The RNA shown here (small-subunit ribosomal RNA) has 1443 nucleotides and comes from an uncultured organism. Its Rfam family is "Bacterial small subunit ribosomal RNA". Model confidence (mean pLDDT): 82 of 100. RNAcentral holds the sequence, with entries from Greengenes.

RNA sequence: GGCGUGCCUUACACAUGCAAGUCGAACGGCAGAGCGGGCUUCUGGCUGUCGGCGAGUGGCGAACGGAUGAGUAAUACAUCGGAGCGUGCCCUGUUGUGGGGGAUAACUAGUCAAAAGAUUAUCUAAUACCGCAUACGACCUGACGGUGAAACCGGUGGACCGUAAGGCCUCGCGCAAUAGGAGCGGCCGAUGUCUGAUUACCUAGUUGGUGGGGUAAAGGCCUACCAAGGCCACGAUCACUAGCUGGUCUGACAGGACCAUCAUCCACACUGGAACUGACACACUGCCCAUACUCCUACGGCAGGAAUCAUUGGGGAAUUUUGGACAAUGGGGCCUACCCUGAUCCAGAAAUGCCGCGUGAGUGAAGAAGGCCUUCGGAUUGUAAACCACUUUUGUCCGGAAAGAAAUCGCGCUGGCUAAUACCUGGCGUGGAUGACGGUACCGGAUUAAUAAGCACCGGCUAACUACGUGCCAGCAGCCGCGGUAAUACGUAGGGUGCGAGCGUUAAUCGGAAUUACUGGGCGUAAAGCGUGCGCAGGCGGUUUUGUAAGACAGGCUUGAAAUCCCCGAGGCUUAACCUGACAAUGCCGCUUGUGACUGCCAUGGUAGACUGCGUCACAGGAGGGUAGAAUUCCAUGUGUAACAUCGAAAUGCGUAGAGAUGUGGAGGAAUACCGAUGACGAACGCCGCCCCCUGAGACGAGACUGACGCUCAUGCACGACAGCGAGGCGAGCAAACAGGAUUAGAUACCCUGAUAAUCCACGCCAUAAAUGAUGUCAAGUAGUUGUUGGGGAUUCAUUUCCUCAGUAACGUAGCUAACCCGUGAAGUUGACGACUUGGGGAGUACGGUUGCAAGAUUAAAGAUCAAAGGAAUUGACGGGCAACCGCACAAGCGGUGGAUGAUGUGGAUUAAUUCGAUGCGACGCGAAACACCUUACGUCCUCUCGACAUGCCACUAGAGAUGCAGAGAUGCAUCAUGUGGCGGAAAGGGAAAGUGGACACAGGUGGUGCAUGUCAGUUGUCAUCUCGAGUCGUGAGAUGUUGGGUUAAGUCGCGCACCGAGCUCAACCCUUGUCUCUAGCUGUUACGCAAGGGCUCUAUAGAGAGACUGCCGGUGACAUACCGGAGGAAGGUGGGGAUGAUGUCAAGUCCUCAUGCCCUUUAUGGGUAGGGCUUCACACGUCAUACAAUGGUGUGUACAGAGGGUUGCCAACCCGCGAGGGGGGGCUAAUCCCAGAAAACGCAUCGUAGUCCGGAUCGUAGUGUGCAUCUCGAGUACGUGAAGCGGGAAUCUAUAGUAAUCGCGGAUCAGCAUGCCGCGGUGAAUACGUUCCCGGGUCUUGUACACCCCGCCUGUCACCCCAUGGGAGUGGGUCUUGCCAGAAGUAGUUAGCCUACCCGCAAGGAGGCAGAUUACCACGGCAGGGCUCAUGACUGGGGUGA
Repeated sequence: GGCGUGCCUUACACAUGCAAGUCGAACGGCAGAGCGGGCUUCUGGCUGUCGGCGAGUGGCGAACGGAUGAGUAAUACAUCGGAGCGUGCCCUGUUGUGGGGGAUAACUAGUCAAAAGAUUAUCUAAUACCGCAUACGACCUGACGGUGAAACCGGUGGACCGUAAGGCCUCGCGCAAUAGGAGCGGCCGAUGUCUGAUUACCUAGUUGGUGGGGUAAAGGCCUACCAAGGCCACGAUCACUAGCUGGUCUGACAGGACCAUCAUCCACACUGGAACUGACACACUGCCCAUACUCCUACGGCAGGAAUCAUUGGGGAAUUUUGGACAAUGGGGCCUACCCUGAUCCAGAAAUGCCGCGUGAGUGAAGAAGGCCUUCGGAUUGUAAACCACUUUUGUCCGGAAAGAAAUCGCGCUGGCUAAUACCUGGCGUGGAUGACGGUACCGGAUUAAUAAGCACCGGCUAACUACGUGCCAGCAGCCGCGGUAAUACGUAGGGUGCGAGCGUUAAUCGGAAUUACUGGGCGUAAAGCGUGCGCAGGCGGUUUUGUAAGACAGGCUUGAAAUCCCCGAGGCUUAACCUGACAAUGCCGCUUGUGACUGCCAUGGUAGACUGCGUCACAGGAGGGUAGAAUUCCAUGUGUAACAUCGAAAUGCGUAGAGAUGUGGAGGAAUACCGAUGACGAACGCCGCCCCCUGAGACGAGACUGACGCUCAUGCACGACAGCGAGGCGAGCAAACAGGAUUAGAUACCCUGAUAAUCCACGCCAUAAAUGAUGUCAAGUAGUUGUUGGGGAUUCAUUUCCUCAGUAACGUAGCUAACCCGUGAAGUUGACGACUUGGGGAGUACGGUUGCAAGAUUAAAGAUCAAAGGAAUUGACGGGCAACCGCACAAGCGGUGGAUGAUGUGGAUUAAUUCGAUGCGACGCGAAACACCUUACGUCCUCUCGACAUGCCACUAGAGAUGCAGAGAUGCAUCAUGUGGCGGAAAGGGAAAGUGGACACAGGUGGUGCAUGUCAGUUGUCAUCUCGAGUCGUGAGAUGUUGGGUUAAGUCGCGCACCGAGCUCAACCCUUGUCUCUAGCUGUUACGCAAGGGCUCUAUAGAGAGACUGCCGGUGACAUACCGGAGGAAGGUGGGGAUGAUGUCAAGUCCUCAUGCCCUUUAUGGGUAGGGCUUCACACGUCAUACAAUGGUGUGUACAGAGGGUUGCCAACCCGCGAGGGGGGGCUAAUCCCAGAAAACGCAUCGUAGUCCGGAUCGUAGUGUGCAUCUCGAGUACGUGAAGCGGGAAUCUAUAGUAAUCGCGGAUCAGCAUGCCGCGGUGAAUACGUUCCCGGGUCUUGUACACCCCGCCUGUCACCCCAUGGGAGUGGGUCUUGCCAGAAGUAGUUAGCCUACCCGCAAGGAGGCAGAUUACCACGGCAGGGCUCAUGACUGGGGUGA
């Protein structure tokens, strides 16, 4: 820019203007304006009516067009039919239009009134009104016959007649009658058209008939009488909702939702009622009445109805201008011209929709600047911009400029009508007029890249990612979900993706959804099989033949408005949207013709379904009656004495008034051992001693009878365990409730002692169960095997074997199933009928109905709420599940801890600081193999700022060192000394390294995060497991292998096996120790020796080898693996010990070893110094040391190791000291020398059971060594002092042999400091029946509602908040309805009053009319009652959600 669209809400209320008028060619006329003509006092009056016309009479129209959707579930609509109707204007045919009459409005003159308006008197016309005549094929009537009409007006036409008016003829337009037509309208029928049964019965003009009335017309449409009908489970009635349709949206279709624009029909016009006029109305801009509302008023009255078009208010999330024009199309009036037309055509406002166009295009790498990210290299924005040349759609300006317009009209020619050249009308040619939109579309010219881009999104679904900020906050979110310091999910930015003058959100519809399944689902366990049968209606139905033609199938025809959709090709706008043409289609319904397979119907047969009869058989099938034995209890009685009974253990209870036990007799009730059985019967519930009577159903055999009689079944009827109820019996045992005793934290339970109802019988109710095979009934087809019950047939010597029908079980093929499983007894393959299901909970609840004596049963929702609930199977984990197994796990035995004192670590407390970490096992003598300073990370004071340490740049310079002063020191200041260097080079020269000063990048951090990480090590656990490839099985998760029966320390080995192999681990290989052989010979050793020297047998040293493998024998066992025993051997079944630690788990530990991402700090969270602190102390815990003593302490004497360490070191002999130690200095860089006396043991002596000759803490004095320095704060020594402690509560720990226990020795760290740690040897036990239990672990199996994996999950009450909802004394509305009262307007009927122009009558009068009254019907309104429904209500019930 073009083309469309627009109050979905209050059918709420409306100011103002417009939306229906027109005709003078029907009429009397002439108010006002204009024109003409006289007059005139010059501004008035008269007159005319060519043109024209207000008001009036009259005609036509106003019933159309336009708006709206309240009502309406059928007086509607859609489709198809029908007969008993009407019809103005229009078309066609026929006939007529003659002759009279009396009024009346306007006007004029008055009266009343605020207004609206009303009224009197006189006059007048007509296409107004009324007779008469005429009368057809009209109407009425059985027939004769009777009844009924009209209107004129116009013409510049015409021979003729008439003085004229006019007549006559004619044309045009009207009018009347009639017959048709077209279109329109009225009526009737069939079929279709929402939801609810928690609406099941409804109906009195109701259903039909007869007579009458009424209507345009059929009809209970109305009325009188008669009959008693009519509708309904194929859903009447009632309630809720709703205008219907063509079509629109969606969908593959079938369908589903909707009824805006456009078109058809219907209904309505403030609300309710009623009629009038008219061809048509019960009438949107007509009338009357009533209510409500609004306006005016002089208070007496009176006016109004936008759901026409604009517009206003209100309502609302929300919907436009109080515009232009009749130019076109159409409508009304008219002979026309023309008038009217908010219909319509246009314009305006709105991105409200669809379509089209543009906002530039080319070139352009220094890949500019800026932004943003970065691994700092760069990447990206990005040819994007700038730059350069180009174009001008669009915009702006200037100019030109449409189509939509052709009819009507004029002229010419030519048909019809006619006498006609007139009028009218048709055709052809020609001429001129008419445009709201609009100077608009369009065209030309000029001009400048100039005037023109946004919105949403970027975790997945879903196209598109990074940075920063934030830190479960702020926020996002359609679903899942995101956010708790590294957020692609929040916010911002950069970048990207999608669409684009739009984009996104919200609301709504269909789809996806096979998620209501007609097409096209299901029901064993997921929601879903009625508890079971009988059976009316209904549905379905075996076989032969004939007929029929309802269904069905086929052909033809009518109809299915137009528009729309689709198809075809084309046309018109530059294209498209849009507009337009032609064709086809429109499943339905209707008419008609045919076919005769199938279904139905009529008829006729047959026997395979079904039934009956005959024969045989089994049975806890049912109902009633009788009877038997065992047992329990009770009663009586004999014998007899102290208990009995019960329990995990007891008590209550019973018993000396004689129980229990035992013998005998009796009473009474209930139930029927064995047989007995995945045995029988029954529809299900259910049914068991035996006998009798009555009775039902079934199976088999033969094949006699009937001849489809069948199957399934909504509503209905019957049966229906236990418990319960009513009323009457009975009552032995048992046993809810109840009582007592126990148990227990409690125990309204489990256990015990009692005990009532009930249980039993007869009768009546109830009608439910996990009433289960969680599997409806019937029928047909579809592999088998085995057991068993009943019948039959064949066969055998047999009680044998085989076949078959009907049941009942176990497995199993095909198939099916989500899987589990089912599998001829189907959950397989099919058919028939019926029940049920549609997410969870709310809830099988509420309300209503039905039912019951009650308890209750049955039918059966909604609001609010959640995003799941559920099934089957898998892998784990778990279990106060199962099975088998292992471990110092228990048991057996030894020694401890827990009590004391001390040491040490931790918690807590304290503190300026008591640095930090480790916290069940698996932190706590741990990091720390040494805290006086240092270490040191902490606190205080002082102090430095390119820094204590690294690299890069510039300038200068030798540097190191020494001394003095100040200071707590770091540090600061001053002075002094020596005199050219390290490297290559012959030299020239090059130039490393170092110091001082300066600027910036940076250094530094034991700062944070071990929940961002690497590494390392802990734990499960030295437990025996953890996996893979290919194959196979399973829809899949997964399984198999790895399970099984054995065996082992071992998933160790062998056997079996849809598995076959492989990997990590296990074992072995490695080290050490135990035996032997060989070799070697210093510092070792030595049987020769005093030694030198010699030797290498032994001990030892350190190299190389041997040896052990279930190898051998016997037994057991599957002949395998292996186990048990034995021989030999130094050693025997992994010889002992060590190293060695699978897959994973614990967000286990460590950022304070080290490394490292991110964050934080930078005159400090970094660096330096001094002196403090890590060493505190009411207390609690862990780990140890020493003890409590006689298996001992003390004294004295004597003996025997191993493994280590040593030059800043170990340190001998000898001397001194009571001693720690001091002096000393031989030897040793170590098989040489030293540390270094081993101790327990053993011999002798003493102590004599005591707080001691035990024990040694604590304290005092003195002294020693280390170290710059022992105050806080170290370790020894001597003398003195001499605490607790006399063997340790609950509880708890280690270890199976050279082990526990006990005894000493060494080393690392280290100046010094060891009760700790790591090693070494000496002496040297006890016990293991065994796996029931405790703890832990692995394997198989089982259950699971757990998977954060039992420290899991989860139920109910109570307390608190919120939400919806039921009941509720009631209260207030709405709606429907019953009865009664009432009765406006109107119509109809009646009427005794009044009037009297037309017609009749000579007249009286009639016909007729008017108002009033009255009757019937009836709106509003009123009274009383009832139904349904909504809201609300003190209080109350349960439900849901929440931390």